[in-house]
Molecule: Bacterial large signal recognition particle RNA
RNA sequence: UCGUACUAGCCGGGGUGGUAGCGGUACCCUGAACUUGCAAUCCGCUAUAGCAAGGGCGAAUGCUCUGCCGAGGGGCGGUUUUGUAUGGCAGGCGUUUGUUAUAGAUGGCAAUGAGGCUUUGGUCCCGUGCGACCGAGACCCGUGAACCUUGUCAGGCGGGGAACCGAGCAGCAAUAAGCGGUGCGCUGGGUGUGAUACGGGGGUGCCGGGGCUGAGUCAUCGGCAGACUUACCGCAUGGAAAACCGACUUCGAAGCAGAGCUGUGCGA
Numbered sequence: 001u002c003g004u005a006c007u008a009g010c011c012g013g014g015g016u017g018g019u020a021g022c023g024g025u026a027c028c029c030u031g032a033a034c035u036u037g038c039a040a041u042c043c044g045c046u047a048u049a050g051c052a053a054g055g056g057c058g059a060a061u062g063c064u065c066u067g068c069c070g071a072g073g074g075g076c077g078g079u080u081u082u083g084u085a086u087g088g089c090a091g092g093c094g095u096u097u098g099u100u101a102u103a104g105a106u107g108g109c110a111a112u113g114a115g116g117c118u119u120u121g122g123u124c125c126c127g128u129g130c131g132a133c134c135g136a137g138a139c140c141c142g143u144g145a146a147c148c149u150u151g152u153c154a155g156g157c158g159g160g161g162a163a164c165c166g167a168g169c170a171g172c173a174a175u176a177a178g179c180g181g182u183g184c185g186c187u188g189g190g191u192g193u194g195a196u197a198c199g200g201g202g203g204u205g206c207c208g209g210g211g212c213u214g215a216g217u218c219a220u221c222g223g224c225a226g227a228c229u230u231a232c233c234g235c236a237u238g239g240a241a242a243a244c245c246g247a248c249u250u251c252g253a254a255g256c257a258g259a260g261c262u263g264u265g266c267g268a
Stems, first nucleotide, its partner, number of pairs: 001268006009057003012030005020046005034054005062261007072251004076246007084238004091233002094228007104221006115213009124201006130194002132191003136187002139183001140181004149174004157166003
């Protein structure tokens, strides 16, 4: 050096998540990616950190280190948006007051007198009178008693010798209580009463009259100032999610380049 049979080794790696930690199952990236069984309230292990069974390659097509490039993931920071919690000398919104000669605009009224001052009256309350209306009572009219009301009492009855006397039903007339009616003239009372009279009170809100003065005044919108209410919007702070960004940080597959390492038996 060659042949042959072995052995080490290899038949993927990485990120996230999870774990005390490692590997796997899970998700993702890479891509030439042996087979079967196990596994998320998990499976197997312990720094030589999957286990078990089987198969293949096999000392180069293997392994280690360094550099470049770099898929992708994690972290940090920033911006924007969304939704959320809390806050508040309340910016917007809302209510209200003043003012508008601080900025006014439009419309109405106004020298046939705005507004103001003053006086008086009405509206309001109390009392009385008058009127209106409605009951009641008296008066008036009518009606009104088988007997137990009155008068007169035919007939009849009783008494008497007679004259005559007595009681008395019906009828007629009258009347009591009662019932009905009328006037609203009388008395007295009442009221969801009044274009009413008188007296008193009260009030300045509204309306009217008189006197004085003499040019503004009222409504709406707007301006300015103040007070108040409200966490809906805006604002501040906290934490969250999403998207984008970064000469930031971390892990880093695949690829490229370089350097190095690799055993044993037998035979020739």